[in-house]
RNA sequence: UACAAUUUAAAAGCGCCAGGACUAUGCAACGUACGGAUUACUGCAUAGUUGACGAGGAGGAGGUUUAUCGAAGCGUUCGGCGGAUGCCUCCCGGUUGCGUCAUCACAACCGAAAACAAUUACCUAAAACGGAAAGGUGACUUUUCGAACAAAAGUAAUUGUAUUGAUGCAC
Numbered sequence: 001u002a003c004a005a006u007u008u009a010a011a012a013g014c015g016c017c018a019g020g021a022c023u024a025u026g027c028a029a030c031g032u033a034c035g036g037a038u039u040a041c042u043g044c045a046u047a048g049u050u051g052a053c054g055a056g057g058a059g060g061a062g063g064u065u066u067a068u069c070g071a072a073g074c075g076u077u078c079g080g081c082g083g084a085u086g087c088c089u090c091c092c093g094g095u096u097g098c099g100u101c102a103u104c105a106c107a108a109c110c111g112a113a114a115a116c117a118a119u120u121a122c123c124u125a126a127a128a129c130g131g132a133a134a135g136g137u138g139a140c141u142u143u144u145c146g147a148a149c150a151a152a153a154g155u156a157a158u159u160g161u162a163u164u165g166a167u168g169c170a171c
Base pairs, nucleotide, nucleotide: 014082015081016080017079019078020050021049022048023047024046025045026044027043028042032040033039053070054069055068059091060090061089062088063087064086092111093110094109095108096107097106099171100170101168102167103166104165105164115161116160117159118158119157120156121155122154129146130145131144132143133142134141135140
């Protein structure tokens, strides 16, 4: 230094980088400019840099992969790999089904909530941008200051629509 094993820590626009783009160094070539070199364009090699800005999202098991929302940018937040709170099925527990309670069946839902739709309000965006400091030859990276601007989901209220059956002893 590499490989293997073990242990610990760390996350979900999360992690990684063989493509691509960009930077540096070296080499090659000379079609164009120059007419001498040099430089630029181009190619190769090596080493680097970049490669998702927040909001939102977890009962359990299995499966699955292009797993919600907008902002920025328009040259890459491209492309690839892995993962992931999504989705599907089942299971566990529960809510509602128009007087209450209990049991069973059925239906639609929920995982601290619980039928659907509409309206209103709430719900701290962050980067990008401008500035400062530090590191690097550079591409770029880290920290920090300033003022903004979303959508979905969610919460609350209002309105409208829809809304079983059987049994039981009580109220």
This is a predicted structure of a 171-nucleotide RNA (glmS glucosamine-6-phosphate activated ribozyme aptamer) from Litchfieldia alkalitelluris. The sequence was found by an Rfam model in a public genome assembly. The prediction has a mean pLDDT of 77. It matches the Rfam family "glmS glucosamine-6-phosphate activated ribozyme aptamer". Rfam links the family to the GO terms regulation of gene expression and catalytic activity. A reference for the family is Winkler et al. (2004), "Control of gene expression by a natural metabolite-responsive ribozyme", Nature. NCBI's taxonomy places the organism under Bacteria, Bacillati, Bacillota, Bacillaceae, Litchfieldia.